The prediction has a mean pLDDT of 84. A computed fold for a 74-nucleotide RNA from Candidatus Heimdallarchaeota archaeon LC_3, annotated as transfer RNA. NCBI's taxonomy places the organism under Archaea, Promethearchaeati, Candidatus Heimdallarchaeota. The RNAcentral record of the sequence draws on ENA.
RNA sequence: GCCGGCCUAGCUCAGUUAGGGAGAGCGCGUGACUGAAGAUCAUGAGGUCGCCAGUUCAAUCCUGGCGGCCGGCA
Numbered sequence: 001g002c003c004g005g006c007c008u009a010g011c012u013c014a015g016u017u018a019g020g021g022a023g024a025g026c027g028c029g030u031g032a033c034u035g036a037a038g039a040u041c042a043u044g045a046g047g048u049c050g051c052c053a054g055u056u057c058a059a060u061c062c063u064g065g066c067g068g069c070c071g072g073c074a
Base pairs, nucleotide, nucleotide: 001073002072003071004070005069006068007067010026011025012024013023020057028044029043030042031041032040050066051065052064053063054062
């Protein structure tokens, strides 16, 4: 330099099929239970969906650019 994959909650990831309600597990807070804790149960908080722009009534999803990580070729 060229090619490909990935970027979504504190962590690991789904969701993009076919544009329209942002989610799961773990972790965290509160409550129940316990002598206390763990486990378990209930409930809650937590997100500019990497950034900028475009298309659209509407973008995590489509298009362009940029950035970061990983891999391959040279």